Predicted 3D model of a 73-nucleotide RNA (transfer RNA) from a Lacipirellulaceae bacterium. The same sequence occurs in records of 2 taxa. The RNAcentral record of the sequence draws on ENA and MGnify. Its Rfam family is "tRNA". Rfam's curators write: Transfer RNA (tRNA) molecules are approximately 80 nucleotides in length. It is annotated as a transfer RNA. NCBI's taxonomy places the organism under Bacteria, Pseudomonadati, Planctomycetota, Planctomycetia, Lacipirellulaceae. Its mean pLDDT, the model's own confidence on a scale to 100, is 83.
């Protein structure tokens, strides 16, 4: 420098155009327990990497950047 892939709660990921942005773990609270762990119930936490474009509508499609990984030179 070029090619490919990825970027979504604290972490690991799902969601691939539309009716509520979700799951597991982690966190907090309550219950249970002599107590802790485990378990049950609930709560909070996201401007979906950034900016544009297409569209009636974009996390999703397109472009350019940024970051990370792999490959080639």
């Nucleotide at each position: 420098u070029g090619g490919c892939g990825c970027g979504u709660g604290g972490c690991u990921c799902a969601g691939u155009g539309g009716u509520g942005a979700g799951a597991g773990c982690a966190g907090c609270g309550u219950c249970c327990u002599u107590a802790u762990a485990a378990g049950a119930c609930g709560c909070a936490g996201g401007u979906c990497g950034a900016a544009g474009g297409u569209u009636c509508c974009a996390u999703u499609c397109c472009u350019u950047c940024c970051g990370c990984g792999c490959c080639a030179a």